[in-house]
Context: one part of a larger RNA
């Protein structure tokens, strides 16, 4: 000098864009953060209103709505944190023995049966959490049968394995009047490929310590098996005695890695906040279940610590999600708004959910921009300070005169962020069909949290807006008073013991300026 996720002191007008627990991976009150589908399925209230009433009630609307249940998909994404990890964890370049829901393409199938279990009803246990028994019932839930290849196995003869329907529309025919049947859409099953995703292996690179020199028995390799989606001591039996190490094994300390960031002419050094990629973790430790995918932050089980409830028999919980609280600390924000946009989940869709996201709030934390007025104005006013008492300086500074109105203020006007979806019409596709569905085009109708938005216009009036540090040398800037090795200053040299440009105050000056200094840290 540059820089910072900074802090502290003094001061503080506006805006834009960013950033904001670096410490206790400490503990957490409260609310919200993952649901959705009635076009898979059975069941199904109430309030309120209206009518009737024998005044007990009943009927209709509410409504096939709400709340639940079975089932499907999603809760493995998104969001947080950096404790652990010196490792194929990460980076880079390769590899072969693999899996892949949803999506896309290709080529096939979707036949015919069965038995249950929730919900519900009844009964019981319990303070609660919850739970037990009996009975009824549906399905795209579950299970056989049929069919079976370009799938799997194979001794190559053969053997084995599947499915589910739902909704819209409809001319003829049939009909038990429910529908069958046709067609379209969304599904379902088995297979082949693709895309994206994931698992595995390897070369090279990846901090300090030798005051850590030897380490290793599933250890190193083989054979045969088990296991896995898959290779492999991954695991097991047997056999062999290997494997690593001064090119630093082992041990120990520290640490998430990278793209990058800061600095520097570069080489290099230091760092790894925000943003992006990967990894790891989710109170601590362990385990598996489900599933295409987890050994799963807001799932399950066990153990532990802690907290809460309890009728003492037992139960419940996990903010390193967003806010917020206590604590720790020099130190780090609102218990805000909206799903309008972007994106995600579910759904045919309408839509619902979304503390992702987009916005707003707080903070000079940083960077950048703007303003705090402009011109004229010498009786060089008054006052202050200095003085050789003549004057000098503050100083065109003020006053005064003439202007301007950025920003802030008040009022008005007012974009863009919105494209879709829906509806109507037309054309095409499909179809037996002019229906339905779907694609395209045109028209139409709406949807904005921000938001009192940005921008623009009008109004008024210099009106509301300057400080901080320094002045001995380094280093730009000097005098007076006070103090008297005292009080104090200080980055280094050093100042202060009676004329201190070095301490304290004042006047003046210098530097930067909504900041200026100090401290810490890096180059």
């Nucleotide at each position: 000098g540059a820089u910072u996720g900074a802090a502290c002191g003094u001061u503080g007008g506006c805006g834009g864009c960013a950033g904001g627990c670096c410490u206790a991976a400490g503990a957490c009150a409260u609310g919200c953060a993952a649901g959705u589908c009635g076009a898979a399925c059975g069941a199904g209230a109430a309030a309120a209103c209206a009518c009737c009433u024998u005044c007990g009630g009943g009927u209709g609307u509410g409504a096939g709505u709400a709340c639940a249940g079975u089932g499907g998909c999603g809760g493995a994404c998104g969001g947080g944190u950096g404790a652990g990890u010196a490792a194929c964890g990460c980076g880079u370049a390769g590899g072969a023995a693999u899996c892949u829901a949803c999506c896309u393409u290709c080529a096939g199938g979707u036949g015919g049966g069965g038995g249950a279990c929730a919900a519900c009803u009844c009964g019981g246990g319990g303070a609660a959490a919850c739970u037990c028994g009996a009975g009824c019932u549906a399905a795209u839930a579950c299970c056989g049968c049929a069919u079976a290849a370009c799938a799997u196995c194979u001794a190559a003869g053969g053997a084995u394995c599947a499915a589910a329907g739902u909704g819209g529309g409809g001319g003829a025919u049939c009909u038990u009047c429910g529908g069958a049947c046709c067609u379209c859409a969304c599904g379902c099953c088995a297979g082949a490929a693709g895309a994206g995703g994931a698992g595995c292996c390897u070369g090279c690179g990846u901090u300090g310590g030798a005051u850590u020199a030897g380490c290793u028995a599933g250890u190193u390799g083989g054979u045969g098996g088990g296991g896995u989606a898959a290779u492999g001591g991954c695991c097991c039996a047997c056999c062999a005695a290997g494997g690593c190490g001064a090119c630093g094994a082992u041990c120990u300390a520290u640490a998430g890695c990278u793209g990058g960031u800061c600095u520097g002419a570069g080489a290099g050094g230091a760092c790894g906040a925000u943003c992006a990629g990967c990894c790891a973790c989710a109170c601590u430790g362990g385990a598996a279940c489900u599933g295409a995918g987890a050994c799963a932050c807001g799932g399950u089980c066990c153990a532990g610590a802690c907290u809460u409830c309890u009728a003492c028999g037992g139960a419940a919980g996990g903010c390193a999600g967003c806010a917020g609280u206590c604590g720790g600390g020099a130190a780090u924000c609102u218990u805000g708004g909206u799903c309008a946009a972007u994106g995600g989940g579910c759904g045919c869709a309408a839509g619902c959910c979304u503390g992702a996201a987009c916005c707003a709030g707080c903070c000079a934390u940083g960077c950048c921009g703007c303003g705090u007025g402009u011109g004229c104005g010498a009786a060089g006013a008054a006052g202050g300070c200095c003085c050789u008492a003549g004057g000098g300086u503050u100083g065109u500074a003020a006053a005064g005169c003439a202007c301007u109105u950025u920003c802030a203020g008040u009022c008005g006007c007012g974009a863009a962020g919105a494209a879709a979806a829906g509806c109507u019409u037309g054309a095409g596709g499909u179809u037996a069909a002019u229906a339905a569905c779907u694609u395209c085009a045109a028209g139409u109708c709406u949807u904005g949290a921000c938001g009192u938005u940005a921008a623009c216009g009008a109004c008024a009036g210099a009106a509301g807006a300057a400080g901080c540090a320094c002045c001995g040398g380094c280093u730009a800037a000097c005098u007076c008073c006070g103090u008297g090795c005292c009080a104090g200053c200080a980055g280094c040299c050093g100042c202060g013991g009676u004329a201190a440009u070095a301490c304290g105050g004042a006047g003046g000056g210098u530097g930067c300026g909504a900041a200026c200094g100090u401290u810490a840290a890096u180059c």